[in-house]
RNA sequence: ACGAAUGCCCUCUAGGGUUCCGCUGCUUCUGCAGGCCAGGUCCGAGAGGGGGCUCAUGGCAUGCUGCCAUGUCACGGAGGGACAAAAGCCCGGGAGAG
Numbered sequence: 001a002c003g004a005a006u007g008c009c010c011u012c013u014a015g016g017g018u019u020c021c022g023c024u025g026c027u028u029c030u031g032c033a034g035g036c037c038a039g040g041u042c043c044g045a046g047a048g049g050g051g052g053c054u055c056a057u058g059g060c061a062u063g064c065u066g067c068c069a070u071g072u073c074a075c076g077g078a079g080g081g082a083c084a085a086a087a088g089c090c091c092g093g094g095a096g097a098g
Base pairs, nucleotide, nucleotide: 007053008052009051010050011049012048015043016042020040021039022037023034024033025032026031055071056070057069058068059067060066061065073093075096079091080090081089
């Protein structure tokens, strides 16, 4: 310097806030405020868990496709962006470091 599956999806969690529900307070009883409210809905990880698919290599069976095994690393700001809002979300496996 170049190359590579460092692939795609679903789900859950850590985490996150406050649209809606609940909760709490106030209230002219209609609403208003509060996330320094544990909760339900909601958002949610490249570097967290699980599952499915796919890929690579090898093996087996079969005769077009299927089964089995093996393989997979990962330090990281500041700033900006979205939705109601925030975030381990997105920019981003970015800048930078090694």
Guanidine-I riboswitch aptamer, 98 nucleotides, folded computationally. Its mean pLDDT, the model's own confidence on a scale to 100, is 79. Of the family's consensus pairs, 100% are formed in the model.